A computed fold for a 90-nucleotide RNA from an Actinomycetota bacterium, annotated as SAM riboswitch aptamer (S box leader).
RNA sequence: CACUUAUCCAGAUGACCUGAGAGUUCCGGCUCGUUGAAGGUCAGGCAACCGACCCAUUGGGCACGGUGCCAAUGCCGGAAUCGAUGAGGA
Numbered sequence: 001c002a003c004u005u006a007u008c009c010a011g012a013u014g015a016c017c018u019g020a021g022a023g024u025u026c027c028g029g030c031u032c033g034u035u036g037a038a039g040g041u042c043a044g045g046c047a048a049c050c051g052a053c054c055c056a057u058u059g060g061g062c063a064c065g066g067u068g069c070c071a072a073u074g075c076c077g078g079a080a081u082c083g084a085u086g087a088g089g090a
Base pairs, nucleotide, nucleotide: 001089003088004087005086006085007084008083013043014042015041016040017039021032022031023030024080025079026078027077028076029075044070045069046068049066050065051064053061054060055059074082
């Protein structure tokens, strides 16, 4: 990163640095934000896609390893060759 595929109404936050925006893009709403947004670091937590392991049989468990995630249904409606994450794949 072309491509394939699964998932996206459940769940889970504190400290510090920084300083004005953020919620995929556009339109329309709504919400969050100087009582500190986005981003970064550390710690904590949630979940269970892949591996390992256990029980068992196409399922269950665990949370050791690889990812991911931690306002609101991917915030809501419409549009888009839309996006995100995992597992494959070249």
It was read from a public genome assembly, where an Rfam model found it. The source organism's lineage runs through Bacteria, Bacillati and Actinomycetota.